[in-house]
Context: one part of a larger RNA
Molecule: small-subunit ribosomal RNA, 5' domain
Organism: Candidatus Kaiserbacteria bacterium
């Protein structure tokens, strides 16, 4: 010099684009943040429109946070072979006959509640048995073995089984990827292979029986300590240093530990179960809870925002569709946090007014500065007028928005300050203090003429900012 997600004095006008819990992954009051389908299906309610209760389906593994953990196939690059895939697309066959059930309801019973328990009754694209089967499965082959579901407004949506594709995801390998040796005669028993079963959708010591005695280690093993990586970002001529805040990929996480169900996918942030520490309700028997979602509150910090509007659009979810739901996302709100733009007027005006500082007392400076004439209206205020973002042919549909933009009236009208003057460093005098009170980034000033201290004037740099403090190149 350049930078920052800042912080802190002093100041403060406006508008545009960004940004903003960096520390306690501390603890949370309250709302809302994942629902949708009557074109699967029974039923209550009700004149009807609808509207609620279950079953069922599909979504709820996305999308929203956070960065604790993790030094490792995490992750970034280049490969590879033993896998899988709901929704979408192409292709080819198929959609046959029966059957049991259990809620919602009714009835009746326990409980403070959460809820639960018996008895009956019943539908479905829920469940179960069959047939039939091949481009599936096993197998040399003969064989065996395995599917399906309907709805309605008659056009379609749907189902089931195979082959194929897109796009995802699972594995597994090279190579790179923080410090430390004051971690070294180290470290390791499923540890290192190897049979052979088991289990995965797959390969493997992934687990197990057995059998061998291997495997890594000064090219840093094991062990401590720090750390999500990565595109990027700041800094430099560059090589390099140094960061990993917004935004993108990727990976963990969901009080803290552990397990599994369900599913095309989870070992699951707003689902389940069990422990644990913490809160809450209770009739003391027993219950219920998880903001690292979006606001918002406590605590602790130098320090960080509205319990706000819309689904109008872009995108998700379910729906044939109408639609509905969506703190995802689009908007407004707050803060000079950063940055970019704009302004606080122009012009003319000397007997150089007053005032104030200095003076060699002549005079000199603030100084065309002021006033005072004009002038213009950026901005402010007020009035009209007025969009684009609306896709989807009419007709409907904007939260933002009393917006942007646009014309008009009003009137200089609303609008400047901080820090610095000894030398590095641009910029000097008076006054008061007298090694005192004090400044200070370094040399250093101050002990009676202090351009360095404390106050005025003047002047230098910046300028809605200006300086100090932290950290980085």
């Nucleotide at each position: 010099g350049g930078g920052u997600g800042a912080a802190u004095g002093c100041u403060g006008g406006c508008g545009g684009u960004a940004u903003g819990g960096a520390u306690a992954a501390g603890g949370c009051a309250u709302g809302c943040a994942a629902g949708u389908c009557g074109a699967a299906u029974g039923g209550g309610u009700u004149u009807a429109g609808a509207c609620c209760c279950a079953u069922g389906g599909c979504a709820g593994a996305c999308g929203a946070g956070g960065c604790a953990g993790u030094a490792a196939c995490a992750c970034g690059u280049a490969g590879g072979a033993a896998c899988g895939u709901c929704c979408c697309c192409c292709g080819a066959a198929g959609u046959c006959g029966g059957g049991c059930a259990g809620a919602a309801c009714c009835a009746g019973c326990c409980g403070a509640a959460a809820g639960g328990u018996u008895g009956g009754a019943u539908a479905a694209u829920u469940c179960c048995c069959g047939a039939u089967g091949g481009u599936c499965u096993c197998g040399c082959a003969a064989g065996a073995g395995u599917a399906a579901a309907g709805a309605u407004u008659u056009a379609u949506c749907g189902c089931u089984u195979c082959g194929g594709g897109a796009g995802c995801g699972g594995c597994c390998u090279g190579c790179g990827c923080a410090a430390u040796a004051u971690c070294a005669c180290g470290c390791u028993a499923g540890u290192u292979g190897g049979u052979g079963a088991g289990g995965u959708a797959a390969u493997g010591g992934c687990u197990c029986a057995c059998c061998a005695a291997g495997g890594c280690u000064a090219c840093g093993a094991c062990g401590u300590u720090u750390a999500g990586g990565g595109g990027a970002g700041c800094u430099g001529a560059g090589a390099g240093g140094c960061u990993g805040a917004c935004c993108c990929c990727c990976g963990c996480c969901g009080a803290u530990g552990a397990g599994a169900c369900u599913g095309a996918g989870a070992c699951a942030c707003g689902g389940c179960u069990c422990a644990u520490a913490c809160c809450c309700c209770u009739a003391c028997g027993g219950g219920g809870g998880g903001c690292c979602g979006c606001a918002g509150c406590c605590g602790a910090g130098a320090a960080u925002a509205u319990u706000c509007g819309a689904c109008a659009a872009u995108g998700g979810g379910c729906g044939a569709a109408a639609g509905c739901c969506u703190g995802a996302u689009c908007g407004a709100g707050c803060g000079a946090u950063a940055c970019c733009g704009c302004g606080u007027g122009g012009u003319g005006g000397a007997u150089g007014a007053a005032g104030u500082g200095c003076u060699u007392c002549g005079g000199c400076a603030c100084g065309u500065a002021a006033a005072c004439a004009u002038c213009u209206u950026u901005u402010a205020u007020g009035a009209g007028g007025g969009a684009g973002g609306a896709a989807g042919u009419u007709a409907u549909u904007g939260a933002c928005g009393u917006u942007a933009c646009c014309u008009c009236a009003u009137g200089a009208a609303u609008a400047a300050g901080g820090g610095g003057c000894u030398c590095c460093u641009a910029a000097c005098u008076c006054u008061g203090u007298g090694c005192c009170a004090g400044c200070a980034g370094g040399c250093g000033c101050g002990g009676u003429a202090a351009u360095a201290c404390a106050g005025a004037g003047g002047c230098c740099c910046c300028a809605a900012g200006c300086a100090u403090u932290a950290c980085c190149c």